């Protein structure tokens, strides 16, 4: 001096990604109470048990009062760029009056998957046409490699544009090291 492994500090993509508080809409005049009516054997979240019911069950039907949650939008705070999310696995909660059952939530784990966000299409969860997840399928963006008879550089290195690929253990910059030349 150049080239390799490996370490550290900073950073970039953009409708970028979680989190908390406010408000305000939807949930909804619904659930559930209550009172009349008409019926007449049952109800109880899958199962057991207890529990209610002819002094009238479930369900109707009117009139009366009248909710929450989850998720959604605004604004503001704050963490940050495998940010996160999805999948599985174990644990603890929670869901009817107990106990299993089956869902939900929350921490961990270690590895599997996916750069992002976007439309539309199916499936699912939702009260929903909102939003969510997941598959696909389009293009759009960032990135790096490869190719150009392209443009800008005296050439050249670079730097654009275009085409085709990959993936985030990537990329970009600074540094510091190791190992041979």
């Nucleotide at each position: 001096g150049a080239a390799u492994g490996g370490g550290g500090u900073a950073g970039a993509g953009g409708c970028g990604c979680g989190a908390a508080a406010u408000u305000u809409a939807u949930g909804a005049g619904u659930a559930a109470u209550g009172g009349u009516c008409a019926g007449g054997a049952g109800c109880u979240a899958g199962g057991a048990c207890a529990g209610c019911u002819a002094u009238g069950a479930g369900g109707g039907a009117u009139c009366a009062u009248g909710a929450a949650a989850g998720g959604a939008a605004a604004u503001u705070u704050u963490g940050c760029c495998g940010a996160a999310g999805c999948a599985u696995u174990u644990u603890a909660u929670u869901u009817c009056g107990u106990c299993c059952a089956a869902a939900a939530u929350a921490a961990a784990g270690g590895a599997g998957c996916u750069g992002g966000g976007g439309u539309u299409g199916c499936a699912u969860u939702g009260a929903a046409u909102a939003a969510g997840u997941g598959c696909a399928a389009c293009a759009c963006u960032g990135u790096c490699a490869c190719u150009u008879u392209c443009g800008g550089g005296a050439a050249g290195a670079c730097c654009g544009g275009a085409g085709u690929g990959g993936a985030g253990g990537a990329c970009u910059a600074c540094u510091u090291u190791u190992u041979a030349c």
The RNA shown here (Lysine riboswitch aptamer) has 181 nucleotides and comes from Salipaludibacillus agaradhaerens.